Overview:
The RNA shown here (small-subunit ribosomal RNA) has 1478 nucleotides and comes from a metagenome. Model confidence (mean pLDDT): 84 of 100. The RNAcentral record of the sequence draws on SILVA.
[in-house]
RNA sequence: AGAGUUUGAUCCUGGCUCAGGAUGAACGCUAGCGGUAGGCCUAACACAUGCAAGUCGAACGGUAAGGUCCCUUCGGGGAUACACGAGUGGCGCACGGGUGAGUAACGCGUAUGCAACCUGCCUUUAACCGGGGCAUAGCUCCGAGAAAUCGGAAUUAAUACCCCAUAAUAUUCAGAUAAUGCAUAUUAUUUGAAUUAAAGUUCCGGCGGUUAAAGAUGGGCAUGCGUGACAUUAGCUUGUUGGUGAGGUAACGGCUCACCAAGGCUACGAUGUCUAGGGGGUCUGAGAGGAUGAUCCCCCACACUGGUACUGAGACACGGACCAGACUCCUACGGGAGGCAGCAGUGAGGAAUAUUGGUCAAUGGGCGAAAGCCUGAACCAGCCAUGCCGCGUGCAGGAUGAAUGCCCUAUGGGUCGUAAACUGUUUUUAUACAGGAAGAACACCCCCGACGUGUCGGGGACUGACUGUACUGUAUGAAUAAGGAUCGGCUAACUCCGUGCCAGCAGCCGCGGUAAUACGGAGGAUCCGAGUGUUAUCCGGAUUUAUUGGGUCUAAAGGGUGCGUAGGCGGGAUGAUAAGUCAGUGGUGAAAUACUGCAGCUUAACUGUAGAACUGCCAUUGAUACUGUCGUUCUUGAGUGCAGUUGAGGUGGGCGGAAUGUGUCAUGUAGCGGUGAAAUGCUUAGAUAUGACACAGAACACCAAUUGCGUAGGCAGCUCACUAAACUGUUACUGACGCUGAGGCACGAAAGCGUGGGGAGCGAACAGGAUUAGAUACCCUGGUAGUCCACGCUGUAAACGAUGAUUACUCGAUGUGUGCGAUAUAUUGUACGCGUCUGAGCGAAAGCAUUAAGUAAUCCACCUGGGGAGUACGAUCGCAAGAUUGAAACUCAAAGGAAUUGACGGGGGCCCGCACAAGCGGAGGAACAUGUGGUUUAAUUCGAUGAUACGCGAGGAACCUUACCUGGGCUUAAAUGCAGAUUGAUUUUCCAGGAAACUGGUCUUCCCUUCGGGGCAAUUUGCAAGGUGCUGCAUGGUUGUCGUCAGCUCGUGCCGUGAGGUGUCGGGUUAAGUCCCAUAACGAGCGCAACCCUUGUCGUUAGUUGCCAGCGGGUAAUGCCGGGGACUCUAAUGAGACUGCCAGUGUAAACUGUGAGGAAGGUGGGGAUGACGUCAAAUCAGCACGGCCCUUAUGUCCAGGGCUACACACGUGUUACAAUGGCCGGUACAAUGGGCAGCUACCUGGUGACAGGAUGCUAAUCUCCAAAACCGGUCUCAGUUCGGAUCGAAGUCUGCAACUCGACUUCGUGAAGCUGGAUUCGCUAGUAAUCGCACAUCAGCCAUGGUGCGGUGAAUACGUUCCCGGGCCUUGUACACACCGCCCGUCAAGCCAUGGAAGCCGGGGGUGCCUGAAGUCCGUAACCGCAAGGAGCGGCCUAGGGUAAAACCGGUGACUGGGGCUAAGUCGUAACAAGGUA
Repeated sequence: AGAGUUUGAUCCUGGCUCAGGAUGAACGCUAGCGGUAGGCCUAACACAUGCAAGUCGAACGGUAAGGUCCCUUCGGGGAUACACGAGUGGCGCACGGGUGAGUAACGCGUAUGCAACCUGCCUUUAACCGGGGCAUAGCUCCGAGAAAUCGGAAUUAAUACCCCAUAAUAUUCAGAUAAUGCAUAUUAUUUGAAUUAAAGUUCCGGCGGUUAAAGAUGGGCAUGCGUGACAUUAGCUUGUUGGUGAGGUAACGGCUCACCAAGGCUACGAUGUCUAGGGGGUCUGAGAGGAUGAUCCCCCACACUGGUACUGAGACACGGACCAGACUCCUACGGGAGGCAGCAGUGAGGAAUAUUGGUCAAUGGGCGAAAGCCUGAACCAGCCAUGCCGCGUGCAGGAUGAAUGCCCUAUGGGUCGUAAACUGUUUUUAUACAGGAAGAACACCCCCGACGUGUCGGGGACUGACUGUACUGUAUGAAUAAGGAUCGGCUAACUCCGUGCCAGCAGCCGCGGUAAUACGGAGGAUCCGAGUGUUAUCCGGAUUUAUUGGGUCUAAAGGGUGCGUAGGCGGGAUGAUAAGUCAGUGGUGAAAUACUGCAGCUUAACUGUAGAACUGCCAUUGAUACUGUCGUUCUUGAGUGCAGUUGAGGUGGGCGGAAUGUGUCAUGUAGCGGUGAAAUGCUUAGAUAUGACACAGAACACCAAUUGCGUAGGCAGCUCACUAAACUGUUACUGACGCUGAGGCACGAAAGCGUGGGGAGCGAACAGGAUUAGAUACCCUGGUAGUCCACGCUGUAAACGAUGAUUACUCGAUGUGUGCGAUAUAUUGUACGCGUCUGAGCGAAAGCAUUAAGUAAUCCACCUGGGGAGUACGAUCGCAAGAUUGAAACUCAAAGGAAUUGACGGGGGCCCGCACAAGCGGAGGAACAUGUGGUUUAAUUCGAUGAUACGCGAGGAACCUUACCUGGGCUUAAAUGCAGAUUGAUUUUCCAGGAAACUGGUCUUCCCUUCGGGGCAAUUUGCAAGGUGCUGCAUGGUUGUCGUCAGCUCGUGCCGUGAGGUGUCGGGUUAAGUCCCAUAACGAGCGCAACCCUUGUCGUUAGUUGCCAGCGGGUAAUGCCGGGGACUCUAAUGAGACUGCCAGUGUAAACUGUGAGGAAGGUGGGGAUGACGUCAAAUCAGCACGGCCCUUAUGUCCAGGGCUACACACGUGUUACAAUGGCCGGUACAAUGGGCAGCUACCUGGUGACAGGAUGCUAAUCUCCAAAACCGGUCUCAGUUCGGAUCGAAGUCUGCAACUCGACUUCGUGAAGCUGGAUUCGCUAGUAAUCGCACAUCAGCCAUGGUGCGGUGAAUACGUUCCCGGGCCUUGUACACACCGCCCGUCAAGCCAUGGAAGCCGGGGGUGCCUGAAGUCCGUAACCGCAAGGAGCGGCCUAGGGUAAAACCGGUGACUGGGGCUAAGUCGUAACAAGGUA
């Protein structure tokens, strides 16, 4: 110091979360020791038991117990200057200890004051202590009662009580003088009068008592300042505020009372409600702050709850009293007793907090002369890892880097790991034994000394709970001692197995759906370590409440606008003052804590000591720049005057024309109107249309603008009246009069409300017609409120420039409105407005930019994650609608802004393609073939499924293939290798069984040899098998598609905070990102094109198996032969075409041309060739391959069956429906390919498929080998001489075998079908169409399929509006899994919190009335007392109780309202693109 998380990516805003520190903690796992500190945070809940405040005999009467002594009848008695129960009296009990309920307060903190006060014990000073009296407890006796306790009688003492005396520096009253003070007054001196004291004891020193003064200590009171939340608490108050008088108090005071006045507090927050003891400090933080108030210290408050006083120096009293209440206990039922928030302890509550311990040894307290007694204060010990600190669990050597475990790329390597074993060494700790402190100084006692008989000083002796503790020594022996969490990122640390959106994890993001570093286990690693993790809470990070130190155009956030109160801020000069400010000094700021130095425990924690600090408050003395205050003055801010100018500024009248509607009359006839198209509607009772006249209401065309005016809302025909403003000029006047503005007041579009008018057009609601699946909408026809006017209310808008007001400053360019000025027009200066563009600067960017969102200043308003929600409740306003103010529970990890790249749009522009159009021919209807779905089946094996599956894998399913089914067999297996063993054969032959596979039997002795063996084969054993089983979503390879579309990228540079952009855009051009021009880009790569093959022309070379013009020979005929290379052809190599030339257009690229030339002309035709990528596209069944699965089976062999099923649906094809045809006869012309288990000439037979012969050819040699066409004939429009399905019969061929299930032939049979609905496919030239031929696979073939070949050979394209697909640019976007996207609301289901609600329950506080204990105070004739006084009685006040009405708060509540959340529910499709009605 930061990090993670919104996105495809980016920057920003913004929340959430994490890493740190801390704790009086708790919980999980674990645990060796010591030091030190801490230890009911919850129920101020209830408490058993014990202890926590007594002491004094040197105050008193005395003697219950004990000691000593004496006596004794042995029961007891007496004495005691030993001692002391109970009692009188004194002092203490108001300290110490506990707790934090109450209290928002002079309670606390801080600083002052008391001229308004008190103070026991202590210190100092002064004076005094004389005399007398009455009682009473105790004790004794009697009595009541269960007890607690009480009553009566007799008697008695005091330092108890009372009276008298003396008395002032006391108190009171009446004066005088002086001084002082903030007023009342105070102080000093002084005069007179009145009132009030005392206690004894003694060892004779004292101790004690009374009065007065002073000090010290402790308190009381008052005041300034500071010290929570809520305004959804805005008014509160009657002893209230003040005065006079009185009472009361230690003392001032409404503290109390009588009277008088009507005040007092409050937006700088009164009153009310809720919460809370305050401080020193503690935690955190860089600090400022924030949070907190355990332990220790100070203050306060309280003591079961409430009230009250008494005593006393001090209390309204924790371990005192009285009363009331609640609760508990005892009881003989009549009455009594009690108060752990003291120390222990118990129950309860709770996540949770200790022993019913020891001692007064030390420190301190009370009493006492003292010894001493008391002391749960205190000091110690016990329990607890609760915190902090320290120590240890060893150290060194030791590599075959052992074995197990774990992992891997697995003949081996890595890791655990110098780790262990083993060797050496040490002994903190542990155990045992031994020694053994400090804390102790006193007092008392003894001795000595000084002064002179009790004080001081010195010495000695006595005293330890903790404790035989700390510590030290010796011995033993590595011996007694390691865990917890984590390992996806943040965040240090990684692999295997298991699991399979399950189980589970998780602080945030998120993991888990078969290869999980995220779950569980293991190995390993990391971090800390007697601890370690989790949970809770606080601060930090968070500049995320921003004083330091934030923001408000679009992210949350500027009030709708103005005026203006309080408040805040405020121009120049000068003087005074000194409040703020600054400086010095003084006081205070307790100690402890924190910091620094030093010191003590072995160190540290801890502790001691010294210093600094305590940033504060108060006082005082100075300074006077700035601010303030009070004067004087100035003119530039502000305002006024004067002279002009401007405008849809406002209010109220008057007037106007066009349009619309209506009415009347007229002309006129069948429609009008409306729409995408229609219909509703109007119209023969005369509409619409046209003309004339009349009336009505509302709005003001053109001018008109990027204009003008106004504070905003807003303002538009013309004109009049009234009125406001701005600007310009002038410098005449005032002299800071200013700015902002919480509350407040006023204005404030539209809609809406009230009353009364008005009502033409338009037009919510409503009605009808359409549209639609629906259409409570969009469209149409009508139409009420309203829109208009007057008055009143409402008070809100995207009331927007989404930009508060004011002032100052800061580059330029340009337009425009209104003034003024200058010059000779032109032009130009200046002021105030309204706009555009662009710098610096700012900004997250977009953008703003003198009209700032720049630089500064002042004031106001507002914001602090999204949702819930501008909702609920409350309050105010309103007639209502509603407005203003304005939460919480709960829930999410985002919501959001700007910009980027894509994708998409029922956005735009440009362009292309058999995409449409123009044509030709098909499909969809029929029959059949074939594939698919479905169904069926024992099985109908599997895969392919929009385009991009469906005559596809399959380029050949009768067996085989074959993967499927049924049945029968085999288990190292069908094949191969290696090793061991056995045999010499095995394959074969034969026989039997069987459907076969196979099983069983039978026959059978291989080859070479150096005789050791080897080869080969079989059997057997072992190791390696096998799988068309799963996963194409683990993969390789291959393929389809977009698409043969023109795109896809890179380097460097530049631009941008960045994602990215530029280049690749723009203008042209092209089939093309093809090329040219322009250009912050310049180049390059993969694609395009070209290079390759083929075809079209020609040349050269070559001339057999091809060819034959010329020459020769020969035949019935034929290149048949000799020859030839001319030609065709063959097959090698060249040429040729490049917009090269010409003309036109154009800068160029390029385009145009029935231009030339050329076989071919603008890519000549065709093919091969497929960029980056997309579809988790297809394929694990071509092959390969990871993982998983099967192993007498999911492997393998065999027979038969199935893949060929068949109500049906779809795709692809074939044949047709006929005359451009069918049939018959005749006559021609190809190319590509194939051929020896082959193609076969030719001959013979058969109607034919074919058969029987026979020849040639391993092929430019032989052979397969043409059909449409052409010529002639016939048929004549018919289900036919069309069409051929189906079926019957007979055959041929292949093959082990044609039943399921082959093809072909002949004869017979002769179905549907007469050109095919919606819709849809192919094709732009040697193409479509049409005709046949060949080949692969193959024994044969279900081939009408596929791949090629040639023959014949068209039509049409105006064009790009539309459909589909694609490319480029641009635009919008809430999409990015990218429109097959996203997403809204109701309803239904579950869960959660919450509002309302008839009521019900509870709580605190207040008010009225009634009652009223104890008690103070007041009054008081009878009773008591000599008296003082008391009893009793009466009164005031009051705690409490009762009652009544109301307010507030909380809980609950049938029912009800909305809200939130929840993989796959329903209905629609509102928003995002022009989202299909912006």